Molecule: SAM riboswitch aptamer (S box leader)
Organism: Planctomycetota bacterium
RNA sequence: ACCGGCCGAGGGACGUGGCCCGAUGACGCCGGGGCAACCACCCGCAGGGGGAAGGUGCCAAUUCCCACCCGUGAAAGACGGGGGA
Numbered sequence: 001a002c003c004g005g006c007c008g009a010g011g012g013a014c015g016u017g018g019c020c021c022g023a024u025g026a027c028g029c030c031g032g033g034g035c036a037a038c039c040a041c042c043c044g045c046a047g048g049g050g051g052a053a054g055g056u057g058c059c060a061a062u063u064c065c066c067a068c069c070c071g072u073g074a075a076a077g078a079c080g081g082g083g084g085a
Stems, first nucleotide, its partner, number of pairs: 002032005010021003017065002033059003038055002041050003063085001068082005
């Protein structure tokens, strides 16, 4: 971080439980647009800086919250910190 078209009932990555979105058409697909700046590109001896052609990613809610560890707390799916994916 959006618009249009198609589709037609589920969806919010994985597990649990929440909470939420969805016929006022979600999700998904197509076209266009956008956000961001990891790779790449340009500048620089380097630290760094730059823009956004290309390769990804993303465009409801904090990666929606929780779930794994630690701490606080009488307790809590509460709060804070860390980790995993």